[in-house]
Molecule: SAM riboswitch aptamer (S box leader)
Organism: Anaerosalibacter massiliensis
RNA sequence: CUCUUAUCUAGAGUGGUGGAGGGACUGGCCCGAUGAAACCCGGCAGCCUGCAUUUAUUUGCAAGGUGCUAAUUCCUACGGUGUAACCGAAAGAUGAGAG
Numbered sequence: 001c002u003c004u005u006a007u008c009u010a011g012a013g014u015g016g017u018g019g020a021g022g023g024a025c026u027g028g029c030c031c032g033a034u035g036a037a038a039c040c041c042g043g044c045a046g047c048c049u050g051c052a053u054u055u056a057u058u059u060g061c062a063a064g065g066u067g068c069u070a071a072u073u074c075c076u077a078c079g080g081u082g083u084a085a086c087c088g089a090a091a092g093a094u095g096a097g098a099g
Stems, first nucleotide, its partner, number of pairs: 001099008013041001015040003021031003027075002042069003046066003049062004073091001078088004
């Protein structure tokens, strides 16, 4: 990088360094000098894992591997009914497996 598969309305900072951007992409709408990104520390517990437990792939705990830590994946883009709203898909993100 590609493929398969599962999940994505829960949860998590009044900290330190830093010093202007950030929320993937389009259009919006937002966040930001009352301090953005990034890094450190702290935190969370969905996936893998470990331990205990169960008829059970059940339930609980841990926090080792990852991940995450404004807004539903912030909304939206394609399709359906179509005013709105809702549903589905696509795309994206993350885990696990394969090449």